[in-house]
Context: one part of a larger RNA
RNA sequence: CUGGGUUUAAAGGGUGCGUAGGCGGCACAGUAAGUCAGGGGUGAAAGCCCCCCGCUCAACGGGAGAAUUGCCUUUGAUACUGUUGUGCUUGAAUCAGGUUGAGGCCGGCGGAACGUGGCAUGUAGCGGUGAAAUGCAUAGAUAUGCCACAGAACACCGAUUGCGAAGGCAGCUGGCUGGGCCUGAAUUGACGCUGAGGCACGAAAGCGUGGGGAGCGAACAGGAUUAGAUACCCUGGUAGUCCACGCCCUAAACGAUGCUCACUCGAUGUUGAGCCCCUAGGGGAGCAGCGUCCAAGCGAAAGCGUUAAGUGAGCCACCUGGGGAGUACGUUCGCAAGAAUGAAACUC
Numbered sequence: 001c002u003g004g005g006u007u008u009a010a011a012g013g014g015u016g017c018g019u020a021g022g023c024g025g026c027a028c029a030g031u032a033a034g035u036c037a038g039g040g041g042u043g044a045a046a047g048c049c050c051c052c053c054g055c056u057c058a059a060c061g062g063g064a065g066a067a068u069u070g071c072c073u074u075u076g077a078u079a080c081u082g083u084u085g086u087g088c089u090u091g092a093a094u095c096a097g098g099u100u101g102a103g104g105c106c107g108g109c110g111g112a113a114c115g116u117g118g119c120a121u122g123u124a125g126c127g128g129u130g131a132a133a134u135g136c137a138u139a140g141a142u143a144u145g146c147c148a149c150a151g152a153a154c155a156c157c158g159a160u161u162g163c164g165a166a167g168g169c170a171g172c173u174g175g176c177u178g179g180g181c182c183u184g185a186a187u188u189g190a191c192g193c194u195g196a197g198g199c200a201c202g203a204a205a206g207c208g209u210g211g212g213g214a215g216c217g218a219a220c221a222g223g224a225u226u227a228g229a230u231a232c233c234c235u236g237g238u239a240g241u242c243c244a245c246g247c248c249c250u251a252a253a254c255g256a257u258g259c260u261c262a263c264u265c266g267a268u269g270u271u272g273a274g275c276c277c278c279u280a281g282g283g284g285a286g287c288a289g290c291g292u293c294c295a296a297g298c299g300a301a302a303g304c305g306u307u308a309a310g311u312g313a314g315c316c317a318c319c320u321g322g323g324g325a326g327u328a329c330g331u332u333c334g335c336a337a338g339a340a341u342g343a344a345a346c347u348c
Base pairs, nucleotide, nucleotide: 004319005318006317007302008301012316014201015200016199017198021194022193023192025088026087027086028085029084030083031082033081034080035077036076037075038074039073040072041071042070049065051063052062053061054060091191092188093187094186095184096183097182098181099180100179103177104176105175106174107173108172109171110154115149116148117147118146119145120144121143125136126135162169163168206247207246208245209244210243211242215241216240220236221235222234223233258315259314260313261312262311263310266293267292268291269290270289271288272287275284276283277282278281297304298303321348322347323346330341331340332339333338
C1' cells in the first nucleotide's frame, strides 16, 4: 500500500464547539477543468514477452512485432463530478403560539437526625464484639427532658421517572440563564454533514492560598484475632471530605457500542405536548424521547434486532501476536503528583 476489522477476541477519541480538508438536496441554462472517444507527436537502444531465422542443439546472435499502462497537442461528446448563472422547498435555520424537566449559575429560607455546650432528673455502669479488650464513667457517664450552637446531607414523594454533549444533576423558594418537544407553515433559500490541528468543558482523588470542620475517615495510635496479622473486627483519629478562587485532566470517563442521514415485520409499558371521535370517562391516528419482548437479517457465540451489532451513504478516530511497556529517551504541559505523545534491544 491492498485487503480486513473495532459490544465481549487487538481496536470508538471522556464530551462538545469548530478551522482546514473530505463529502453534499431538486430543476433549468452556460462552460468543458475532471471524465470519455478519435487523430497526431513523443515514450532512445539493449532487455522482458511473442513469431521467424543463423551457429549440429542450447547458451548466444540476427530480423520483425508487441509492450512501454505515461506525457504533450488537437478535434469532438456532455450523462456524471467540478465551475458560473437563474430558480425551487423537501434538508437546515428563523419566526409565532404553547409546553416540559433533579439542565446550569447566584442568593434567601426550612425541618428531621448526628455532635458539642448549658441546666434539670437520676445512679452505676456505658460502649463494643463471634467472644473480648482498648475506650468512656462517682471529677456523676449512659439514659430522659428543655435550651443554645455548629457543620454537612436533604427521609417520605421517588419510579423500570425526568434533564443534560459528556462528566453529572434531587429539601423549599426568588433572580439570571441554556436546551428539548408540540402545533402553525409566516420568513430565509442548501445557509448542510463530518471534522486532522485548535478551543472549551470534564467524577473522584490530588495540589496552591484563605476559610470551615458536625459526621465520616486514608495515614497514624491502641485493643483484639492469628503461627505471624504492617489486614479483615473494635476504640480513637490527622489530612481529606465542605466553601471561595486558581491548578490538575485522569477513570470499568461503559451502552466496554463515534457522529449524521436514509431504508427495513410486529407486540407492549412509560414520559411530554397537542390533534380527532363519542364525551363522567374512554377510544383512535400521528410526533419526540425512555424501556421490555420478538420476525427477517446479522453474529464465533452470548446476543443485537426501527434506541441495530440489519441494509446502505458521508466524515473522523483507532487496531495489526504475548511479554518487554503505557516503560525508556526526546518533546509539550504541570507548583508538584504526574499527564500527553511514545519506541527498541531482548524473549516466547